[in-house]
Context: one part of a larger RNA
RNA sequence: UGACGGGGGCCCGCACAAGCGGCGGAGCAUGUUGCUUAAUUCGAGGCAACGCGAAGAACCUUACCUGGAUUUGACAUGUACCGAAAAGCCAUAGAGAUAUGGUGUCCUUCGGGGCGGUACACAGGUGGUGCAUGGCUGUCGUCAGCUCGUGUCGUGAGAUGUUGGGUUAAGUCCCGCAACGAGCGCAACCCUUGUCCUAUGUUGCCAGCACGUAAUGGUGGGGACUCGUAGGAGACUGCCGGGGUCAACUCGGAGGAAGGUGGGGACGACGUCAAGUCAUCAUGCCCCUUAUGUCCAGGGCUGCAAACAUGCUACAAUGGCUGGUACAAAGAGCAGCGAAACCGCGAGGUGGAGCGAAUCUCACAAAGCCAGUCUCAGUUCGGAUUGAAGUCUGCAACUCGACUUCAUGAAGCCGGAGUCGCUAGUAAUCCCGGAUCAGCAACGCCGGGGUGAAUACGUUCCCGGGCCUUGUACA
Numbered sequence: 001u002g003a004c005g006g007g008g009g010c011c012c013g014c015a016c017a018a019g020c021g022g023c024g025g026a027g028c029a030u031g032u033u034g035c036u037u038a039a040u041u042c043g044a045g046g047c048a049a050c051g052c053g054a055a056g057a058a059c060c061u062u063a064c065c066u067g068g069a070u071u072u073g074a075c076a077u078g079u080a081c082c083g084a085a086a087a088g089c090c091a092u093a094g095a096g097a098u099a100u101g102g103u104g105u106c107c108u109u110c111g112g113g114g115c116g117g118u119a120c121a122c123a124g125g126u127g128g129u130g131c132a133u134g135g136c137u138g139u140c141g142u143c144a145g146c147u148c149g150u151g152u153c154g155u156g157a158g159a160u161g162u163u164g165g166g167u168u169a170a171g172u173c174c175c176g177c178a179a180c181g182a183g184c185g186c187a188a189c190c191c192u193u194g195u196c197c198u199a200u201g202u203u204g205c206c207a208g209c210a211c212g213u214a215a216u217g218g219u220g221g222g223g224a225c226u227c228g229u230a231g232g233a234g235a236c237u238g239c240c241g242g243g244g245u246c247a248a249c250u251c252g253g254a255g256g257a258a259g260g261u262g263g264g265g266a267c268g269a270c271g272u273c274a275a276g277u278c279a280u281c282a283u284g285c286c287c288c289u290u291a292u293g294u295c296c297a298g299g300g301c302u303g304c305a306a307a308c309a310u311g312c313u314a315c316a317a318u319g320g321c322u323g324g325u326a327c328a329a330a331g332a333g334c335a336g337c338g339a340a341a342c343c344g345c346g347a348g349g350u351g352g353a354g355c356g357a358a359u360c361u362c363a364c365a366a367a368g369c370c371a372g373u374c375u376c377a378g379u380u381c382g383g384a385u386u387g388a389a390g391u392c393u394g395c396a397a398c399u400c401g402a403c404u405u406c407a408u409g410a411a412g413c414c415g416g417a418g419u420c421g422c423u424a425g426u427a428a429u430c431c432c433g434g435a436u437c438a439g440c441a442a443c444g445c446c447g448g449g450g451u452g453a454a455u456a457c458g459u460u461c462c463c464g465g466g467c468c469u470u471g472u473a474c475a
Base pairs, nucleotide, nucleotide: 001475002474003472004471005470007469008468009467010466011465012464013463015459016458019422020421021420022419023418026313027312028311029310030309031308032307033306034304035303042053043052064299065298066297067296068295069294070293073122077121078120079119080118081117082116083115088103089102090101091100092099093098106113107112124288125287127286128285129284133282134281135277136276137275138273140271145184146183147182148181149180150179151160152159153158164175165174166173190265191264192263193262195233196232197231198230199229200228201227205222206221209220210219211218236259239253240252241251242250243249315415319374320373321372322371323370324369325368331362332361333360336355337354341350342349343348381412386407387406388405389404390403391402392401428451429450430449431448432447433446434445
């Protein structure tokens, strides 16, 4: 100087407390361990691995296994020589890769290009090492810290500044001070949302004036309004009062759409964990080179005594079912979204209008509201499992897809010790969309809106962190 303390002081954080809803019990989904296996490819491992890489494992993907093939190679560059087109298409054999036969016969500035073969340099490796690395990322932590120049003090390590008194979300600011300044962080500048103004007006809107319809901005028209686009205004403790060193600041009030960082996002200092990644990529070294490279078929990654993690659905009456009826936002669409109409109980099929979309489509939002019914029961709760029949995608749904209908109707009556999230348009609850994608194991993830709470006395205690100080046999 740090680090540590079941030392002290001060202060924060859904850290506790106060509340609300869960998890831990059940069934299923997904991930992981373990076991099994020819293979169940690999990585991730307290927080910070375990719905993680994977925003799509039937083939492909695919890296694994079995078997069949291949060796200048599936891919690149160069040299030498040789050759004829090569690809494609057809036929035969084969599981296919591939092999054989037929067909096919390019461009040219005539140098050659393009293509194939042979030979050689070399290619290739998701082989190893993340403890050789770059890059990227997680984490402490959006915590308020981490340093430097000059000066001063100290023999020196170092100290000072950065400590102290206040204050703040903040090393934020004020005052004081052997310090005076500065840098990286904080904040602001960026995006979004909340109010208003101006401009503009189609595909958006419709108040007023007309026309028209069973009905609809449907039509003429209009720019008022909503909305879209662009530009601006607005919030600064600016104003008033109390407190205060009349400093920073803080408490209350007014006005205001918004008030003291308005809400949300992007943004992550010096560093820590030899943290993670050689399987995104790049890369040193090592290793393989008729194989650890490459091609193909089938299988596996989906196995199942068990254990854990994360979710979904429930156990019902604030509910289930049936009928009627209302109101979104944000998105996506041409090898696409696909309307009306018709067929089917349904998944879906036929159909093909319109739309590269503020125009058309996906697309009926659901919870809600209004009625009816069930009457506390393993039930009209719950839907696992299984049987049968189907639909769709796709060469192909056996291993191993999703969905539909009929039948079947399991466990489950609110969950031990323990444990998690959340402070407001939040939790809870209800639907909608998107990426990936032929299809889909999505109940995941990322977004969108609808309805919409309770509680916070307080900081003694648990956890993590910041500053000062103290002890130390630790570095």
RNAcentral holds the full RNA, with entries from SILVA.
The part of an RNA shown here (small-subunit ribosomal RNA, 3' major domain) has 475 nucleotides and comes from a metagenome.
Its Rfam family is "Bacterial small subunit ribosomal RNA". Rfam links the family to the GO terms structural constituent of ribosome and ribosome.
Model confidence (mean pLDDT): 86 of 100.